[in-house]
Context: one part of a larger RNA
RNA sequence: AGAUGAACGCUGGAGACAUGCUUAACACAUGCAUGUCGGACGGGAAGUGGUGUUUCCAGUGGCGGAAGGGCGAUUAACACAUAAGAACCUUCCUGUGGCAGGGGAAAACAGUGGGAAACGACUCUUAAUAUCCUAUAGAAUAAUGUUGAGGAUCAAAAGUAGGAAUCCCCCCGAGGAGGGGAUUGCGUCUGAUUAGUUGGUUGGUUAGGAAAUGGCUUACCAAGGCGACGAUUAAUAGCUCGUCCGAGAGGAUGAUCAGCCACACUGAGACUGAAACACGGCCCAGACUCUUAUGGGAGAUUGUAGUGGGGAAUUUUCUAUAGUGGGCAUAAUCCUGAAGGAGCAAUACCGCAUGGAGGAUGGAGAAGGCCCACAGGUCGUGAACUUAUUUUCCGAAUGAAUAAGAAAUGACGGUAUCUUAGGAAUAAUCAUUGGUUAACUCUGUGUCAGUAGCCACGGUAAUAUAGAGGAUGCAAGUGUUAUCC
Numbered sequence: 001a002g003a004u005g006a007a008c009g010c011u012g013g014a015g016a017c018a019u020g021c022u023u024a025a026c027a028c029a030u031g032c033a034u035g036u037c038g039g040a041c042g043g044g045a046a047g048u049g050g051u052g053u054u055u056c057c058a059g060u061g062g063c064g065g066a067a068g069g070g071c072g073a074u075u076a077a078c079a080c081a082u083a084a085g086a087a088c089c090u091u092c093c094u095g096u097g098g099c100a101g102g103g104g105a106a107a108a109c110a111g112u113g114g115g116a117a118a119c120g121a122c123u124c125u126u127a128a129u130a131u132c133c134u135a136u137a138g139a140a141u142a143a144u145g146u147u148g149a150g151g152a153u154c155a156a157a158a159g160u161a162g163g164a165a166u167c168c169c170c171c172c173g174a175g176g177a178g179g180g181g182a183u184u185g186c187g188u189c190u191g192a193u194u195a196g197u198u199g200g201u202u203g204g205u206u207a208g209g210a211a212a213u214g215g216c217u218u219a220c221c222a223a224g225g226c227g228a229c230g231a232u233u234a235a236u237a238g239c240u241c242g243u244c245c246g247a248g249a250g251g252a253u254g255a256u257c258a259g260c261c262a263c264a265c266u267g268a269g270a271c272u273g274a275a276a277c278a279c280g281g282c283c284c285a286g287a288c289u290c291u292u293a294u295g296g297g298a299g300a301u302u303g304u305a306g307u308g309g310g311g312a313a314u315u316u317u318c319u320a321u322a323g324u325g326g327g328c329a330u331a332a333u334c335c336u337g338a339a340g341g342a343g344c345a346a347u348a349c350c351g352c353a354u355g356g357a358g359g360a361u362g363g364a365g366a367a368g369g370c371c372c373a374c375a376g377g378u379c380g381u382g383a384a385c386u387u388a389u390u391u392u393c394c395g396a397a398u399g400a401a402u403a404a405g406a407a408a409u410g411a412c413g414g415u416a417u418c419u420u421a422g423g424a425a426u427a428a429u430c431a432u433u434g435g436u437u438a439a440c441u442c443u444g445u446g447u448c449a450g451u452a453g454c455c456a457c458g459g460u461a462a463u464a465u466a467g468a469g470g471a472u473g474c475a476a477g478u479g480u481u482a483u484c485c
Base pairs, nucleotide, nucleotide: 002484003483004482006481007480008479009478010477013352015350018347019345020344021310026308027307028306030305031304032303035063036062037061040060041059043057044056045055046054070263072261079188080187082185083184084183088180089179090178093176094175097171098170100134101133102132103131110123111122112121114119140153141152159168161166190234191233196226197225198224201223202222203221204220205219207217208216238260239259240258242253243252244251245250265286266285267284269282288299289298290297291296316342318341319340324338325336326335327334356387357386358385368379369378370377371376393422395420396419430473431472432471433470434455435454436453440469441468442467443466444465450457451456
């Protein structure tokens, strides 16, 4: 000199665009953040004088709650980056063939009764795209096997809407696309004042398990495996594309955006499912908080706002689903704290303004401040004054686009923009001024008070302290502090 997710002091006009708990993965009041389908199903209710159409709902059932969003505690590891190969799975999407015949239950509802509550029990009854059996097999498994032949096991919703065509859903098999799970080569911080380490440990056989390879697991057998090319152990740390500095080599770093990983009060476990060992699912244990009729229950903001605490330090308990994306649904809808917006903060970057032009006269370079050798010099064309203009400001009128479309649909927003009226009107600070380093004098103080990045300054004439005037630098900022190069 440059840089920052910065903070602090003084000061502060407007805009565009980005960013905003780096500390306690500390504790959390309250609201919201994942639901949807009546075109799968039987019921109940509203509405009507009644029926029908219609609308709504608890329950059975389906799909989705494994995405999106957050965070970086763990992790020195196939975690990540890069490169490769094989023993695998895949809801939805795509394209191909199929959709036959039967059965038995159990919610809801109704009734009875239990509990303070959370909730739960018994009896009766019932539908289905819930569930079971049978039939049908170009596939799969096992056995035999070069081929071939015979046998066994495995599927469904004759569903819904519609007058129908048809659409949607469903089932089986072989593929595709996208996604995921495993394996391997190489690379990835510090310490030897850590030198030995390992017992399913290393390998084989048998058996099991898994979507799949494999000590992944078991029994038996062998005694191996790793290590000064640093094993093991300890400390530290999410990794990367990138970011900052640098001519480069390289050093530092890993906020925002993007990819991967890991986590969801702490620890463990499985269930369901195509996929989880699951942030707003379940079970158990622990700590904590709340509640209770003391028998028992409820909870987890590392989602979004917000609160306390910690800290030098980091925002609103806002808006609307208009657009984009996602879930469900034939669809219209519905849901969406994702995302779009607005609000707060000079936190950063960028451009703009705080005025422009004229204005020193024969005898007044004005008043005022400062300096002075008392002649004068300087602030200073600066002000006043004259003249025109209006970025911004204020008032009024008009008024969008991002909407894709046949039409409808705009949160932002009466915003931006545009037109017009007004009037220079509303707008400059901060630091420095001995050298480094651009910029000097006076007064006070008197090794005191104080300054200071370094050298250093101050003991009665201080360009170095404090104040004043002048000057210099940058400028809506400026200076200090912290950190990196």